[in-house]
RNA sequence: AGGGAUGUAGCUCAGUGGUAGAGCGCUUGCAUUGCAUGUAUAAGGUCCUGGGUUCAAGCCCCAGCAUCUCCA
Numbered sequence: 001a002g003g004g005a006u007g008u009a010g011c012u013c014a015g016u017g018g019u020a021g022a023g024c025g026c027u028u029g030c031a032u033u034g035c036a037u038g039u040a041u042a043a044g045g046u047c048c049u050g051g052g053u054u055c056a057a058g059c060c061c062c063a064g065c066a067u068c069u070c071c072a
Stems, first nucleotide, its partner, number of pairs: 002070006010024004018055001028040003048064005
């Protein structure tokens, strides 16, 4: 140089065209003398970037970037 995979909340990941979610973490409250644990609750996202297709794109297509991996 070339092939493949991945990119979504702070972290780990779902989401196969129609209003973006879960667990953990974090905020606040309750229970405790206090902590852990339990329980309720709130916040947090330009879905890697740019373009294309479509009435409509996290999802389909193209190019690029980053990481991992295969071959040499």
Transfer RNA from Bagarius yarrelli, 72 nucleotides, folded computationally. The RNAcentral record of the sequence draws on Rfam. Rfam family: tRNA. The family's RNA type in Rfam is transfer RNA. Its family is annotated with triplet codon-amino acid adaptor activity in the Gene Ontology.